[in-house]
Context: one part of a larger RNA
Molecule: small-subunit ribosomal RNA, central domain
Organism: uncultured bacterium
RNA sequence: CUGGGCUUAAAGCGUGUGUAGGCGGAAAAGUAAGCGUUUUGUGAAAUACCCGGGCUUAACCCGGGAAUUGCUUGGCGAACUGCUUUUCUUGAGGCAAGUAGGGGUGCAUGGAACUCUUGGUGGAGCGGUGGAAUGCGUAGAUAUCAAGAGGAACGCCGAUGGAGAAAUCAGUGCACUGGGCUUGUCCUGACGCUGAGACACGAAAGCGUGGGGAGCGAACGGGAUUAGAUACCCCGGUAGUCCACGCUGUAAACGAUGUCUACUAGGUUGCGGAGGUUCUGACACUUUCGCGACCGAAGCAAAAGUGUUAAGUAGACCGCCUGGGGAGUACGGUCGCAAGGCUAAAACUC
Numbered sequence: 001c002u003g004g005g006c007u008u009a010a011a012g013c014g015u016g017u018g019u020a021g022g023c024g025g026a027a028a029a030g031u032a033a034g035c036g037u038u039u040u041g042u043g044a045a046a047u048a049c050c051c052g053g054g055c056u057u058a059a060c061c062c063g064g065g066a067a068u069u070g071c072u073u074g075g076c077g078a079a080c081u082g083c084u085u086u087u088c089u090u091g092a093g094g095c096a097a098g099u100a101g102g103g104g105u106g107c108a109u110g111g112a113a114c115u116c117u118u119g120g121u122g123g124a125g126c127g128g129u130g131g132a133a134u135g136c137g138u139a140g141a142u143a144u145c146a147a148g149a150g151g152a153a154c155g156c157c158g159a160u161g162g163a164g165a166a167a168u169c170a171g172u173g174c175a176c177u178g179g180g181c182u183u184g185u186c187c188u189g190a191c192g193c194u195g196a197g198a199c200a201c202g203a204a205a206g207c208g209u210g211g212g213g214a215g216c217g218a219a220c221g222g223g224a225u226u227a228g229a230u231a232c233c234c235c236g237g238u239a240g241u242c243c244a245c246g247c248u249g250u251a252a253a254c255g256a257u258g259u260c261u262a263c264u265a266g267g268u269u270g271c272g273g274a275g276g277u278u279c280u281g282a283c284a285c286u287u288u289c290g291c292g293a294c295c296g297a298a299g300c301a302a303a304a305g306u307g308u309u310a311a312g313u314a315g316a317c318c319g320c321c322u323g324g325g326g327a328g329u330a331c332g333g334u335c336g337c338a339a340g341g342c343u344a345a346a347a348c349u350c
Stems, first nucleotide, its partner, number of pairs: 004321003007304002012318001014201004021194003025088007033081002035077004041071002049065006091191001092188003095184005103177007110154001114150008125136002162169002206247006215241002220236004258317006266295012299306002323350003332343004
């Protein structure tokens, strides 16, 4: 390479939007590029293959054929692919009417707790631990009452629950705003799927500038423990955690499972709709669509397991893997203020 794979053995980019490219619904007509058939020229000879012949045989040599799977000229065919034209509605989108939601951004605002400040009461301890000590306290602490200030997070509801592409999203109200789902058969008429590059978003930590700083708390100081204790425990505590703007671009960014489409037993259950049964309504029963869980037939799987939310059966496109270590390292390139990211070897060794 061929081939085989990617939940856990190596392997799905963190997630999306989308360019090129690849692939693409139903019907009809045309075309003839691909395709099929036939034909023209060529595809040197030798070799290799088949048949026959010559050296006593063989090796070897000679003749003929086929082959040379390719390129090329013309004719014919029209199922499939392509192209052109016309049409269709089921894919896709739009429109209308509803509807659920911690989806996003901004502004405003609430109560509990905490810390601090001031004042009152009070008068010796408090705090902390396995036990202590450091620490705080007669300059009046802890406790308790009142007033004030501040920052951060939102108890119960709360869930196996909801939303979002993922990261993530939760007190309450308002404004602006994205997407989803259901119903209608009203419109467009394949407008679709995937997606190398590219672009956008992307937890925490970290970085820059300016704010903010209650609690917590890397570093650091102290007290313990211990043989030691650069820890676990305790008392303090700076960066940080918070906000605005900019950067970083990584995570066990996980369902360790790429996206899309179709098909293939059921049962239970949660969430959001719509319809039917009933004279009407609730309840109940039932049908159906979308989303989220659990159990499980067949199948698959090395097994664990998975099983209409597939890891089943197929198709389209992308990404990735090829023994362990060296190494996600060196070098080079590129991005970044830096930290570092992305790309990515080899020697050597088992």